[in-house]
Formats: sequence, structure tokens, C1' cells
RNA sequence: GCCCUCGUAGUUCAACGGAUAGAACGGGAGUUUCCUAAACUCUAGAUAGAGGUUCGAUUCCUCUCGAGGGCG
Repeated sequence: GCCCUCGUAGUUCAACGGAUAGAACGGGAGUUUCCUAAACUCUAGAUAGAGGUUCGAUUCCUCUCGAGGGCG
């Protein structure tokens, strides 16, 4: 330099182009307990950035940034 894959809560992962972007663990609050843990209930929290296509984009296209891999 060229090509491929990937980027979503704090972490690990979901999400035919269409419902309020979900789950688990973790965080906060509460119940319970002498206290802690456990259990149960409630709760906050994310689409790497900028454009484009579309009635509608996490998803498709382009560029940039970042991570990994292959070729030279």
C1' cells in the first nucleotide's frame, strides 16, 4: 500500500429495513436480616463520527476514526 471482518449499556452478547434498541452479569434504591451475604421487587444506563439512500436505518451505500486478521 491492497483486501477481509468487526465497532451497540460498566462488561459479555442479541436485534427480517418497521413496536418503547433487549438479555445476562455488574451499578443504585427498597423489602427481609442484629449485621453481611443470598433471595425478591423497583430503577438508571448504549447504536464510534459525518454525510447519503429510504415513508422509515442498529441494519444498506460513501468517507473518516479505532480494533483484529490476510497478502505484498

The RNA shown here (transfer RNA) has 72 nucleotides and comes from an Elusimicrobiota bacterium. It matches the Rfam family "tRNA". It is annotated as a transfer RNA. Gene Ontology term of the family: triplet codon-amino acid adaptor activity. Rfam describes the family as follows. Transfer RNA (tRNA) molecules are approximately 80 nucleotides in length. NCBI's taxonomy places the organism under Bacteria, Pseudomonadati, Elusimicrobiota.